[in-house]
RNA sequence: GAUGAACGCUAGCGGCGUGUCUAAGAUAUGCAAGUCGAACGUCGUCUUGUUGGUGCUUGCACUAACAAGAUGUAGUGGCGGACGGCUGAGUAACACGUAGGAACCUACCCCCCGGUAGAGAAUAGCCCCGAGAAAUCGGGGGUAAUGCUCUAUAGUCCCGAUUUAUCGGGUAAAGGACUUAACUGUUCGCCGAGGGAGGGGCCUGCGGCCUAUCAGGUAGUUGGUAAGGUAACGGCUUACCAAGCCUAUGACGGGUAGCUGACCUCAUGAGGGUGAUCAGCCAGAGGAGGACUGAGAACGGCCUCCACACCUACGGGUGGCAGCAAUCGAGAAUCGUUGGCAAUGGGCGAAAGCCUGACCACGCGACGCCGCGUGCGGGAUGAAGCCUUUCGGGGUGUAAACCGCUGUGGUAGGGGAAGAAGGUGAGCUUGCUCACUUGACGGUACCCUACUAGAAAGUAGCCGCUAACUUCGUGCCAGAAGCGUCGGUGAUACGAGGGCUACAAGCGUUAUCCGGUGUAACUGGGCGUAAAGGGUUCGUAGGCGGUUCUUCAAGUUACUUUUUAAAUAUCCCGACUUAAUCGGGAAAAGGGAAGUAAUACUGUAGAACUGGAGUUUUCUUUAGGGUAAUCGGAAUUAAUAGAGGAGUAGUGAAAUGCGUUGAUACUAUUAAGAACACCAAUGGCGAAGGCAGAUUACUGGAAGAUAACUGACGCUGAGGAACGAAAGCUAGGGGAGCGAACCGGAUUAGAGACCCGGGUAGUCCUAGCCGUAAACGAUGCUCGCUAGUUGCAUUUUUCCGGAACUAUUUUAGAGCUGGAAAGGUGUGGCGAAGCUAACGCGUUAAGCGAGCCGCCUGGGAAGUACGGUCGCAAGACUGAAACUCAAAGGAAUUGGCGGGGAGACACACAACUAGUGGAUCAUGUGGUUUAAUUCGAGACGAACCGAAGAACCUCACCAGGGUUUGACAUUAAGCUGCACGCUGCGGGAAACCGCGGAAGCUUUCGAAGGUGCUUAACAGCUGCUGCAUGGCUGUCGUCAGUUCGUUCCGUGAGGAGUGCCCUUAAGUGGGACAACGAACGUAACCCUUGCCUUAUGUUAUAUUUGUCAUAAGGAACUGCCUCACCGAUGGUGGGGAGGAAGGAGAGGCAGACGUCAAGUCAGCAUGGCGCUUACACCCUGGGCUACACACAUGAUACAAUGAGACGGACAGAAGGUUGCCAAACCGUAAGGUGGAGCUAAUCCUAUAAACCGUCUCUCAGUGGGGAUAGAGGUCUGCAACUCGACCUCUUGAACAUGGAAUUAGUAGUAAUCGCGGGUCAGCUAUACCGCGGUGAAUACGUUCUUGUCUCUUGCACACACUGCCCGUCAAGCCAACAAAGUCGGUGGUAUCUGAAGGCUCCGCUUGCGGGGACGAAGGUAAAAUCGGCGAUGGGGACU
Repeated sequence: GAUGAACGCUAGCGGCGUGUCUAAGAUAUGCAAGUCGAACGUCGUCUUGUUGGUGCUUGCACUAACAAGAUGUAGUGGCGGACGGCUGAGUAACACGUAGGAACCUACCCCCCGGUAGAGAAUAGCCCCGAGAAAUCGGGGGUAAUGCUCUAUAGUCCCGAUUUAUCGGGUAAAGGACUUAACUGUUCGCCGAGGGAGGGGCCUGCGGCCUAUCAGGUAGUUGGUAAGGUAACGGCUUACCAAGCCUAUGACGGGUAGCUGACCUCAUGAGGGUGAUCAGCCAGAGGAGGACUGAGAACGGCCUCCACACCUACGGGUGGCAGCAAUCGAGAAUCGUUGGCAAUGGGCGAAAGCCUGACCACGCGACGCCGCGUGCGGGAUGAAGCCUUUCGGGGUGUAAACCGCUGUGGUAGGGGAAGAAGGUGAGCUUGCUCACUUGACGGUACCCUACUAGAAAGUAGCCGCUAACUUCGUGCCAGAAGCGUCGGUGAUACGAGGGCUACAAGCGUUAUCCGGUGUAACUGGGCGUAAAGGGUUCGUAGGCGGUUCUUCAAGUUACUUUUUAAAUAUCCCGACUUAAUCGGGAAAAGGGAAGUAAUACUGUAGAACUGGAGUUUUCUUUAGGGUAAUCGGAAUUAAUAGAGGAGUAGUGAAAUGCGUUGAUACUAUUAAGAACACCAAUGGCGAAGGCAGAUUACUGGAAGAUAACUGACGCUGAGGAACGAAAGCUAGGGGAGCGAACCGGAUUAGAGACCCGGGUAGUCCUAGCCGUAAACGAUGCUCGCUAGUUGCAUUUUUCCGGAACUAUUUUAGAGCUGGAAAGGUGUGGCGAAGCUAACGCGUUAAGCGAGCCGCCUGGGAAGUACGGUCGCAAGACUGAAACUCAAAGGAAUUGGCGGGGAGACACACAACUAGUGGAUCAUGUGGUUUAAUUCGAGACGAACCGAAGAACCUCACCAGGGUUUGACAUUAAGCUGCACGCUGCGGGAAACCGCGGAAGCUUUCGAAGGUGCUUAACAGCUGCUGCAUGGCUGUCGUCAGUUCGUUCCGUGAGGAGUGCCCUUAAGUGGGACAACGAACGUAACCCUUGCCUUAUGUUAUAUUUGUCAUAAGGAACUGCCUCACCGAUGGUGGGGAGGAAGGAGAGGCAGACGUCAAGUCAGCAUGGCGCUUACACCCUGGGCUACACACAUGAUACAAUGAGACGGACAGAAGGUUGCCAAACCGUAAGGUGGAGCUAAUCCUAUAAACCGUCUCUCAGUGGGGAUAGAGGUCUGCAACUCGACCUCUUGAACAUGGAAUUAGUAGUAAUCGCGGGUCAGCUAUACCGCGGUGAAUACGUUCUUGUCUCUUGCACACACUGCCCGUCAAGCCAACAAAGUCGGUGGUAUCUGAAGGCUCCGCUUGCGGGGACGAAGGUAAAAUCGGCGAUGGGGACU
């Protein structure tokens, strides 16, 4: 885009089309084929007339006959029922299409010629009788014809003959009407002959479906002769004879199907799909068979069988909607039991006319196409409502309202067609005039007038593809979905609202076809790695084929003629208001046939050529080519003998095994079988598989050179044939070593394996089978063309050199040997152009071309099932589908990863020191408990973390009591004399509630300010979401990385730069380089500290001074010397000088691009959500301090390098007015009293301790250790019960150096010792942040562990190895396969019965009867084939 469509939602009008695609299922009812009286006889009815009779009211009624006319039933006869209408079951066929052909028929129609005489016998109708329920039938009587028969006539008809200018024989007929007084005339018929038109029958070439898992088919089959038959040719039929005929260019079989013009699509290509309506042909009429009549054959004719249905008196009959309507059924689904013959057409008729469900019309259905409408103009900085909002606004939106206008449409009224040509009558001028008359649709279309914006818009979509966005609800639910996918609390994707987009009386969905799809490739594809080259060769058919000449004209080309129905399609013109629709005309590609012409190419036939191909001679050469036989040595194993004496063998380490019955190792001899070291090589040969000791015999191929010859003999190759590794099979041998299976030993969670010890088939030979491999260059064979360079093998030629030889010297010759160059053949590497998706290929092509063959068309199922062929078997070859997925795959890129590689680093390991893990306690966490034990943090990177300090407060938790514009902020309105402060009383745990008082203030009212109350906005929330966020922080990591601009490379992702070499702590620096520069990081700048200088001087010092303080500067840069190394203007390393300091002096601060949805909504801020007499606020008490237990971080220890006592010495930094607090006195002490000094270099905290000296203790759970506990006190504070610290006395637990494991530290570091500070009323501080004192040990080194960086490599990973992913098993479900069987279909074969019917024979010949061979249908039997179901079984797909 399309549809004979269906379904969902919706729906105003009209025109034109179209409407059972399924059950060729079954049908009630009505209609669909009749007509002719001018072919015929009769009967009925009516009208008129004449004649007669009767009655009588004598011109009327009745009746009879006859005549005429009209009309009707049935019958004889003629013509038509073979057309028209319906359907598509069958049919793969001369059925259709197209182009031809010869042996035929043709009623009605047209033309022409001729004829139309005489006679006769019946029969239906009718009457009578009979049978039957009916349908219908029988007998008798009589009758007509254009019915039937006979006779006559006969030409140019038919048959036969021949003497072919002819002869013989044979076949006809029907009359009717009108006219006339009549003869007659006219006309319609009839018969014979010829011709035509139209129609039909037959034959042939070519064309159009699938299947080879259908390969052979055929006996009237193929042909001939004869006969029969037909309208006609013909095996059409029969008899005889022959054995043919069709087939790989697909016979035969199976499946499916009406064919065509055309229709849809497409690029108005090539193709693909379809065959509704319309038109042509064919076929069919419930399923089969058959004939009759007829010009022609059967939808609404006949006979028979079968199935079904109906009537029946049970004896017997009747029927056929795939005609129009209609009904049932089936189905997703397809209409009225309408009107009319007015038109067109058909039948009959002389005609009028009759008939016509053909047809014309109307009706129903948005089923399709087309047209129209649902209004038009104005109308707000823009109503309301609704939606949204950043609360300002924005959207719907000029949309509405409102004003004006129009009238398609609607309603009403009026008018009103075309479609009509003809027909009848009359007249005459015989083709003219006049009159009358014919419309189903339909009072319809159309026109006019009046009124009325009035009845008239939906559907689908809005994440991308794809035009169109927001809010709410929901919360991986409900749902959506064409594909990608969306949905787990901020969904533009679900549902709804608003808005928007598209189309529009329709819009979506589903189904189907074409397109996109170059995705079956003719136009127009591919096969190294994506699917795809056959394992290899030979070769049949076939396809293709070198050069020249001649011939023919088959292909080819050109022209002409003819045909390809109409309709359709294209163009033009016209008719409906337009369009759809319809009418007229024109042109046309392509196809078929015939004719003429041309001869370049292909082809036919003939002649020739040598370049392709091949043959021969000679020469040279070559080798793991093949087959057979023979021979050889090393090794291995075994046996025998000797000698020897404890192990051997084996492994990562072992064990099994062998060995004192003597192994292994050693020597000698013998035997056996298999394989052939070195040479040996990206070397050679072969078609491939493959081929390796040597010699001999036979034999195949190839290359080069030379000279002749043949004369296209060629290439490829479906089927076919041969060869074809290993394993395997059959039979017979052989069997040393090795070695599936198997047996042991190990390894392991296990080990059906890898390792070890044994070991059978097999491996070997002979004969045969198998026929497959990653049979690979994953690259079919042949030929031609298209840059090079560098090897190897072999060969030919030339040149140069060498030694010796021959010829009589010069010189020449043939061979040998070394080198070089050129050529051929084969085999490798690298590479231009070109090709390729890239990788790569590249004269050995995967380049450019030609020929032929094979193969591919998403993954899986599956190389499976079934069938067939082959095979002894194993199995091989051929080779699907259902079902299932949305991918599977290739090459390359960036990362990440690796029990891959290379390089480098780090207290990473190693070395050393001290610890942790064990004990007690402290603190934190988990768990448990609880009314509550508030919350957060969870590997490293949570756990003395937030918390630099929970008794109340803090506080977020719990119990109870209270408040509700609120503890706090702003605003508005209303009411109110009074805020703050002081104070009394009552209740209460307090908050709070209630009742007052004093003094004082402002006042005329009002206003202002303030207070309180009420109302309304609002406040408030440590409530949720750190996965909505900002900010801050942790971590990788102070690791050296991360990028940009321009340029270059690549189709691209990307790469180079940033890789390489050297170097560094460093992407630090240097060199080289398709890169050149730059940025963030590194470094440096900054701070502290170490040395010096200068300046200043509160305090300290008795004073100067400056060791102190403050401030500003200097100093260090591998700068200098020397040695070594390297890729050498540089770098690294060793040493030295000078210096306070030497190679970054030491320490800090500073954290790139990014990662972890890392942490924090409870520090703060903040979106959204939630609560609002409560999740807010206040208060009292409790809790965060619980305790079987587990973990983490610490403190104290376990003692003698110690503990205790006494005496003595030396710091730094910090803090202090709600403060630090001196001296002195009191108290054992905590502390108290006291009050000097200090807003601090001035005073105070404040005695530093380890250390030193002396004494005691003497290895003990001890004078080590101090937990726990009792008693008494001090201090802070409203308040130490839960729950503080400290002091004194007493008590005196575990613990004797700590399992697996694990931490920190490289120098003023670890270890050890004390001091200070923050927070703070006090304190749980053993924590944290600082300060100084004393002050070590060790580092061979980078194999290993952990982490990191760079390069490289592999990858099926990309949430990135905590990845991905395989198979069994368990469960569910799905489809297919096999299967004992069972049920059905189809077409044949054999045989039995055998209707109608024609043929044939006999009887009888007037009907008729009987027989025969056929024959529908039915039965029986054995097979074939297709399908359904099937316990169970095996595999497969999905979850």
Small-subunit ribosomal RNA from an uncultured bacterium, 1439 nucleotides, folded computationally. Its mean pLDDT, the model's own confidence on a scale to 100, is 81. The sequence is in RNAcentral, with records from ENA and SILVA. Rfam family: Bacterial small subunit ribosomal RNA.